This record gives sequence, C1' cells and structure tokens, in this order.
RNA sequence: CAAGUCGGCCAGGCGGUCGCGUCCCCUCCUUUCAUCCCCCCAGUGGGGGAAAGAGGGGGGCGAGGAAAGUCCGGGCUCCACAGGGCACGGUGCUGGAUAACAUCCAGGCGGGGUGACCCGACGGAAAAGGGCCACAGAAAAGCAGACCGCCCCCUCCCGCUGGGGAGGGGGUAAGGGUGAAAAGGUGGUGUAAGAGACCACCGGCGUCCGUGGUGACACGGGCGGCCAGGCAACCCCCACCGGGAGCAAGGCCAAGCAGGAGCGAGGGGCGGCCCGUCCCAUUCGAGCUCCGGGUAGGCCGCUAGAGACGGCGGGCAACCGCCGUCCCAGAUAGAUGACCGCCCACGACAGAACCCGGCUUAUCGGCCGACUUGGACG
Repeated sequence: CAAGUCGGCCAGGCGGUCGCGUCCCCUCCUUUCAUCCCCCCAGUGGGGGAAAGAGGGGGGCGAGGAAAGUCCGGGCUCCACAGGGCACGGUGCUGGAUAACAUCCAGGCGGGGUGACCCGACGGAAAAGGGCCACAGAAAAGCAGACCGCCCCCUCCCGCUGGGGAGGGGGUAAGGGUGAAAAGGUGGUGUAAGAGACCACCGGCGUCCGUGGUGACACGGGCGGCCAGGCAACCCCCACCGGGAGCAAGGCCAAGCAGGAGCGAGGGGCGGCCCGUCCCAUUCGAGCUCCGGGUAGGCCGCUAGAGACGGCGGGCAACCGCCGUCCCAGAUAGAUGACCGCCCACGACAGAACCCGGCUUAUCGGCCGACUUGGACG
C1' cells in the first nucleotide's frame, strides 16, 4: 500500500421565528363553600384561603438502534393457594451467567477458510421397535444383491494340435456399470474362480485399563474380525421444562335501562381427558339460547426501573457486588413538527401505547480499535 476478519460508536450540526404534548411556577378571572384551614358573628349566617376550571406569561423535559416483526423468555394483573396422572407442546455437547430463555460467556467435538475467523437443534439409528430412501439401477438394508464380466459342470455344433460358439445348471461381490449412498483399504495366503474365509499392516467401531480435565472430551496401551449405510427439525425412546388468559389484564366513580319467551339439573374455576379440591345452584331455581332495552364518559393501573452514568472491587468472560450522582416521553384520535439562514461528508431505515431481557428483519454514509494474508521498501 492492497485485500480481508472481528468488535465498538455516530445517525446531519448551529442560529432564528411560529406551533404541539406533559410537568412546575407566577399573574388574572370564574365557580363552589360539599370537604379541609383561618377569621367575623353567635342569628346553623357571612367572608378569606386552599381546591377546580379558563386566559396570559415564564421555565424544564419530549421517540429508536432498531420504537418494527410479535418469534422466544420474564415481571405485573385476574382466575384457586396454581395440585397429581395421562395426553399435548417445547428444549437437547459440557461448565457457567441470569428473574428467565430457543439468549449470552468460556470450552469440547464436527465442518469450512492459506489465515484472522466463521458455521452447527451437536442425546439415542451398537442392539427397544416401526417407517422412509426420488431418478437411475439386477439389487436401497436382508446376516443383501448376479445386469455385464469371471470360474466349474452337462448337452449340442464348428474346428480338430492348443481352441471357439449356443443352450442349461451352479459358484463368485475380486473387475465393469447405476447411484448421493452398493456392506472397510493395501499386500499376501488360499481357490476352479473368489471372498475377513484366513494372515500382516493401516483405518473405523466396541470394550477394558491408565493418565490429564469439574465436565464435554483428549492422549496412550491391551483385547475383539466386530466392519454394523443414511434420515430421529418422521414416528418413537431417554432426560429436563411448561396451569390458563392477557393492560380491551384488572380496580374505582359517574350516567342510563324494561323486561319477555324457551330449555333447564347441574354449572363454573378448567384449555383435551381422569382424579382431587373450591365456589354457585337444585321450592323462591344457577346456567344456557333467542327477542327487546341502555351506555360509547372520567380516574387509577401509567412509567423510579432486573433504571442510566461514573468510580472501585471480584471474575478469562458473560456477569455480579459496593459507593456516589441523576430523573430520562406517558399521549387516548393519539404530542416531538413547519418555515428561513449558514455550514458539511448532502442526511438511510423508520415512530413509543403496561414494562423489561433477547432473537430476527430493515438501514445513506462515516469514525475508532484489535487482528490476518499478500506485495514493495528500509
């Protein structure tokens, strides 16, 4: 210098004029003395403040890294205090982090890359069982398979010195061919030809032992011809986890209304079933269905939190602990915008709606740090 890998950060800036939401302060006006405080009067009356509302002025704060998709996990709320079994769903190497997770950190194993580094739902297909494996191929999983080839035997024909051809019976997984995949590899023994059939070495698997590691696992040695295809994000088996519904949760206030008919002994918490348990019913009847009637307002929940920033300490790290400082949207037809001027690198994706931790997806351009490979020069 070029190409690249990983991590972090920013998301136009400044000024002016208007405008919006929310909170606070000041001023002024209105309403009401129902409540609270004070004063006057003692005639259960009056006045002032507070309070509530409207106007004016001033000040503080006012979207994001993803606010998004609503895909996971948790808080919170109600149902019962959230029970047991089956079913169903989810997760799946090890150790840790966490409120929890399908997330994160560290490591192991497998795969890719020259490398920095990246990717992996990564338990069990060796033994519980079932199922599937397109096309091609003779055969796709059975202690398999004979299409071509190879070998042996029988019959017939040609030639007749070795031989060749046709048909039939049998053997063979060495060679060829198909395929993503055809039941280890090389060499030898063996054989009619062959074959882990047997032997040596190599590879894999299983098992036993030793060493290291918390562990996943790694390394080393012995033994066994054991050589056994793949798929479990197909059923299934094993281990662990999961009660349901959701802020239109849920609570309070105000306003308004009109009941009637039928079914009915069980119904509800409970979504699929069973058990268990609780509640409401079984004369006056819970509940369900249908017709009819009313409302379309306000307040709380609601934003101070697994909170942000800084420092110190522990830990490889994720993260945790302590101390200090700070308050950082809370709307309900839904506020954060418009115009002008200057500057530059000319501005992307996009907007809260109960909250938080993640994942995923979208995103103009730019900055910083660590590292890798190649080239040139010293």